The RNA shown here (small-subunit ribosomal RNA) has 1474 nucleotides and comes from an uncultured prokaryote. Model confidence (mean pLDDT): 83 of 100. The sequence is in RNAcentral, with records from ENA.
RNA sequence: AUUGAACGCUGGCGGUAUGCUUAACACAUGCAAGUCGAACGGAAACGACAUAAUUGAUCCUUCGGGUGAUUUUAUGGGCGUCGAGUGGCGGACGGGUGAGUAAUGCAUAGGAAUUUACCUCUAGGCGGGGGACAACUCGGGGAAACUCGAGCUAAUACCGCAUAAUAUCCACGGAUAAGAGGGCCUAUACUUGUAAGCUCUUGCUAUUGGAUGAGCCUAUGUCGGAUUAGUUAGUUGGUGAGGUAAUGGCUUACCAAGACUACAAUCCGUAGCUGGUUUGAGAGGAUGAUCAGCCACACUGGGACUGAGACACGGCCCAGACUCCUACGGGAGGCAGCAGUGGGGAAUAUUGCACAAUGGACGCAACUCUGAUCCAGCAAUGCCGCGUGUGUGAAGAAGGCCUGCGGGUUGUAAAGCACUUUCAAUUGGGAAGAAAGAUUAGUAGUUAAUAACUGCUUACCCUGACGUUACCUACAGAAGAAGCACCGGCUAACUCCGUGCCAGCAGCCGCGGUAAUACGGAGGGUGCAAGCGUUAAUCGGAAUUACUGGGCGUAAAGCGCGCGUAGGCGGUUAGUUAAGUUAGAUGUGAAAGCCCCGGGCUCAACCUGGGAACUGCAUUUAAAACUGGCUAACUAGAAUAUGGUAGAGGAGAGUGGAAUUUCAGGUGUAGCGGUGAAAUGCGUAGAGAUCUGAAGGAACACCAGUGGCGAAGGCGGCUCUCUGUACCAACACUGACGCUGAGGUGCGAAAGCGUGGGUAGCAAACGGGAUUAGAUACCCCGGUAGUCCACGCCGUAAACGAUGUCAACUAACUGUUGGGCGCGGGUUUCCGCUUAGUGGUGCAGCUAACGCAAUAAGUUGACCGCCUGGGGAGUACGGCCGCAAGGCUAAAACUCAAAUGAAUUGACGGGGGCCCGCACAAGCGGUGGAGCAUGUGGUUUAAUUCGAUGCAACGCGAAGAACCUUACCAAUCCUUGACAUCCAGAGAAGUCGAAAGAGAUUUUGAUGUGCCUUCGGGAACUCUGUGACAGGUGCUGCAUGGCUGUCGUCAGCUCGUGUUGUGAAAUGUUGGGUUAAGUCCCGUAACGAGCGCAACCCUUAUCCUUAGUUACCAGCGAUUCGGUCGGGAACUCUAGGGAGACUGCCGGUGACAAACCGGAGGAAGGUGGGGACGACGUCAAGUCAUCAUGGCCCUUACGGAUUGGGCUACACACGUGCUACAAUGGGGUAUACAGAGGGUUGCGAAGUCGCGAGGCGGAGCUAAUCUCAGAAAGUUUCUCGUAGUCCGGAUUGGAGUCUGGAACUCGACUCCAUGAAGUCGGAAUCGCUAGUAAUCGCAGAUCAGAAUGCUGCGGUGAAUACGUUCUCGGGCCUUGUACACACCGCCCGUCACACCAUGGGAGUGGGUUGUACCAGAAGUAGGUAGACUAACUUCGUGAGGUCGCUUACCACGGUAUGGUUCAUGACUGGGGUG
Repeated sequence: AUUGAACGCUGGCGGUAUGCUUAACACAUGCAAGUCGAACGGAAACGACAUAAUUGAUCCUUCGGGUGAUUUUAUGGGCGUCGAGUGGCGGACGGGUGAGUAAUGCAUAGGAAUUUACCUCUAGGCGGGGGACAACUCGGGGAAACUCGAGCUAAUACCGCAUAAUAUCCACGGAUAAGAGGGCCUAUACUUGUAAGCUCUUGCUAUUGGAUGAGCCUAUGUCGGAUUAGUUAGUUGGUGAGGUAAUGGCUUACCAAGACUACAAUCCGUAGCUGGUUUGAGAGGAUGAUCAGCCACACUGGGACUGAGACACGGCCCAGACUCCUACGGGAGGCAGCAGUGGGGAAUAUUGCACAAUGGACGCAACUCUGAUCCAGCAAUGCCGCGUGUGUGAAGAAGGCCUGCGGGUUGUAAAGCACUUUCAAUUGGGAAGAAAGAUUAGUAGUUAAUAACUGCUUACCCUGACGUUACCUACAGAAGAAGCACCGGCUAACUCCGUGCCAGCAGCCGCGGUAAUACGGAGGGUGCAAGCGUUAAUCGGAAUUACUGGGCGUAAAGCGCGCGUAGGCGGUUAGUUAAGUUAGAUGUGAAAGCCCCGGGCUCAACCUGGGAACUGCAUUUAAAACUGGCUAACUAGAAUAUGGUAGAGGAGAGUGGAAUUUCAGGUGUAGCGGUGAAAUGCGUAGAGAUCUGAAGGAACACCAGUGGCGAAGGCGGCUCUCUGUACCAACACUGACGCUGAGGUGCGAAAGCGUGGGUAGCAAACGGGAUUAGAUACCCCGGUAGUCCACGCCGUAAACGAUGUCAACUAACUGUUGGGCGCGGGUUUCCGCUUAGUGGUGCAGCUAACGCAAUAAGUUGACCGCCUGGGGAGUACGGCCGCAAGGCUAAAACUCAAAUGAAUUGACGGGGGCCCGCACAAGCGGUGGAGCAUGUGGUUUAAUUCGAUGCAACGCGAAGAACCUUACCAAUCCUUGACAUCCAGAGAAGUCGAAAGAGAUUUUGAUGUGCCUUCGGGAACUCUGUGACAGGUGCUGCAUGGCUGUCGUCAGCUCGUGUUGUGAAAUGUUGGGUUAAGUCCCGUAACGAGCGCAACCCUUAUCCUUAGUUACCAGCGAUUCGGUCGGGAACUCUAGGGAGACUGCCGGUGACAAACCGGAGGAAGGUGGGGACGACGUCAAGUCAUCAUGGCCCUUACGGAUUGGGCUACACACGUGCUACAAUGGGGUAUACAGAGGGUUGCGAAGUCGCGAGGCGGAGCUAAUCUCAGAAAGUUUCUCGUAGUCCGGAUUGGAGUCUGGAACUCGACUCCAUGAAGUCGGAAUCGCUAGUAAUCGCAGAUCAGAAUGCUGCGGUGAAUACGUUCUCGGGCCUUGUACACACCGCCCGUCACACCAUGGGAGUGGGUUGUACCAGAAGUAGGUAGACUAACUUCGUGAGGUCGCUUACCACGGUAUGGUUCAUGACUGGGGUG
């Protein structure tokens, strides 16, 4: 884009087209093929008329009657007509369907041996007879359908005869006719009118052409399967005969043995074919509804009859299945005609109207018939058109939705105002489709004719299913008329709510696990619109089967390699031919359709006129370049001859040495052997070692080389014999002899198989020893097939250059092997040129890239093979081969949305290289064992609040839980609230009581009237009330901000421009050095830059300077002896400012660099020590309980208040610490030296009391002034003497102190008493490289009180580092990768379970088909001793005919045995998915 569509939701009108795609399933009912009286005998029905009879209205009446409308009956085929019948024509057309059919079909183009009713042209004829049979009548049979017998009768029915000139066929005998209707009486007859006759029309018969239709033949084209390779016996051809409308094996007899097939026969499956339709740029692909042409079929199968035409849809006969009727004896039927019914199905309409038109049948015609057809009905099934209003309208209404709460949006949309009326509804009007035909009149023809008939003309009458038509008009009123799908990307269109990996969506990717533009709803939007979506189907995109127009080194894909058949392709020159090719002409290519130009419906769809086109086929005329054929030549391809060369080329025979092993002998003694280490094994019965000799088999060291040879597999000691190939030189000969190669055929490693040998070494299987969790392995000791030979199989390999063969062309450089040339050099070696191999590098070009690159994967040509997503599967089945193993050929179901290649960046590696770090090592001290402290887990509990969980949680948040804190639990209370803002009212606020209660709280009493003022009131505060709201340590750190940890103070992380690459990306940032460092230098398609490093900052170490109190005191003086005082400004110190260190200097190393090593000077030396400072990022790391914050949740409670309890529990486990286990120690005595801090709700001195904690006290101090405040280890001396102790201090009892409202749960400290474990700590593990570890004390924050924690401070003060193999972590480069949530990755197979499809399977049941045989209805043909028989007759036992019987053919059916296919099957095999 399309559809004969279906389904879902929705649905106003009209035009136009279309409508069982499935069960060629079965059908109730009605209709669909009749007509002609101008062929015939006739008259059942209807009508008119006539006659006769009958009833008798009306009128007249002389009442006798007449008239007679009207009723009934009978008669009359004389009339209009006509049931049934005879006869003619038509039922072979029209209509339906697509079962069958892969060619007896169709399409296109041709052909000759035929026929053709009706129509037409041509030229003749139609004379005279005969006998029947229907109808009808009578009588039978039967339920019916129907039928039998007798009798009568007509014809355009039937049958002879004559005629046969003309005409046709011919075998030369012969065969062939029918009348009917209309008109006229003029000559004839009787004479009423008819007959004869004449005339016209028609029919019949025979004939010639034509037209139309039909039959037959030929060529070409016409689906899939080779897992269908051979088929055929009337088969192929000939002759004779038969048969047909006609050719022909169409049939038959005989003869011959042919015919078809790889250019696909035969078989199997599927299918009506075409014009066309649909898609596509085209080439193609798919399709064959409607319309048109052809074919086939008519319940299934067979058969003929009639006929111009049939083997016949609405005819016949037979067989079969089914249905119906039946009186059980028999009969009837065929919707794939139109409607309609059932059934099937996702699915497809009315048991309509009319012959008015068009067409058809019959007829002279009128007319009749016509489910053909024209119309109507149903269906949005398609296409086309129209409408559902138009303009105005901002208060941007209400409502909805969203919101950042301001607003936005729906939205000029609505309402309102003004207007219009298409369509529908109602009213009235109103075409065209109608032409004919009949009748009348005229005229012409014909005729004897004014008749009749025929033609033309005129007038008039009449014919419409549709139809309440189209169309026009009037009236009223916006009135009656919008939905569907979608809104994550592809793909136009976004928000809210609900839900919470549920429910669901989904075309692909995928969405949904609490903020879903993806589910459901809503608002809004987008697209199409009387439709919109979904499903199904076809083509396109798909260059994804590639003719146009693809590929095969690594993505799927080159046969393992040759030879060679068919086929394909083929060098140079000349001539000829005209098959291919090219051009012209002619015929055809139906119509419709498509396209173009016009025309008609208001437009369009639709209809219609003309043109073009139909790319094709055939015939014919030309051309002769190219291809082909033929002829004649050539030598450049190819081959042969000549002379040389190289070689593990092949086959056979012989032969050699080294080595292994075994055997024999000698010497000799205790081990050998083997491994990572061992053991099995061998050895005192003498091994191993060594010497000599012998045997036997296999393989051939060095030479040896990206060296050589061969088609490939492959080939290696030496010699001989036979044999193949290649190359070089020169150019004698042949003259295209060539290339490729489907099938075919040969060769073909290793392993394996068969038969027979052989067997030294090695060595599957196997045995033993080890290793291991195990070890059916790797290692070791043994060891059989095999490896070797001969003959025969197998036929596969990563048979690889993963690269088919042949030919031509296209830069260079270089190595090597075999030849040749050089009077151009040079002369052992060399150099240059050329040729054939074999390697390396590399340009152009190619390639997805990697790469290839004269040995192409470049540019071309020829031929072959192969590929078309992954898996299933190189599997199953079938076939062929094989002794077997197995090989070759080779699917499908099912399943997935990928599988794959090359390259890139990372990450990773029990990969490599380089480097670093208390990373290891070297050391020192710990932890892990004990007791206690503290944190965590677990458990417990009413609650033991919450968070932190490897490193990077666990003396962490917490710099301090008795209440408070507090978030938890129990109980008791409050509800605008403890806190904020707004409103109203009242009151100053506040202060002091009393009672109840555990308290919150409740009740109540007293006191107090402040500040500003424009006198209205206002500000702050308190109370009461109303609602907006407050409040939440409730959830989500995986919605967030901020802050923090960690890798890591590791040296990295990036960018701009340029360049390279198709690109991802790379380069820079890699390399050589160097550094603590991506620090610096050099090199360099890179050049620069940024964040990091370093430096700048603080502190500490030295000096100078300034200043000199509360700090200091050298010198001077005083002194209560205390820098206390005077004083000093030197020193210390304090705190401001400066200096100093930069590889600056020297030597060496290095590349003349950066830098490194050593040295000098210096307080300090190579970032001097320490700190602050943390790149891009990683871990969805931590924190919603610091704070902030989105969303959700609670609102008399998840908020607020109070009391009490809990966070302090305790079988246990872990982390971090303290104290120890002692003599480098404990205890006692005496005594010395810090730094840095704190202090007014505070530090608190002296003095005094207490053993002590502490009490009393209150000086001083807002601090270099006073105070905390005695530093401790150390030093001195005394004691203890290795012990559970004079170690250790837990635990417990008693007594106290302090803080606090209160130490019970649950504080710290003191004194007396008690005196546990513990004697240096398993596996494992931590810290530290110098003022560090270790050890010693001091201070501070928090804090009423409560540190073994934390943060700081100083005192004393070590040991060790060879070094980078290993452990851990990290950095750079490189490499491999199937990893990329990135090795905590990915992923293989068995087993278990569930499901799915499939193979095998004893078999079983169908379909289809072959062969052989039986059987043989109806029918046709042949035969005929039977029966019957009107016409004709020569009169016969005649001819002819009919029936019967029989033969041949044959449908259905049956028997036997095969093939093939489908379904199913206990059990079983593998496969797929989970």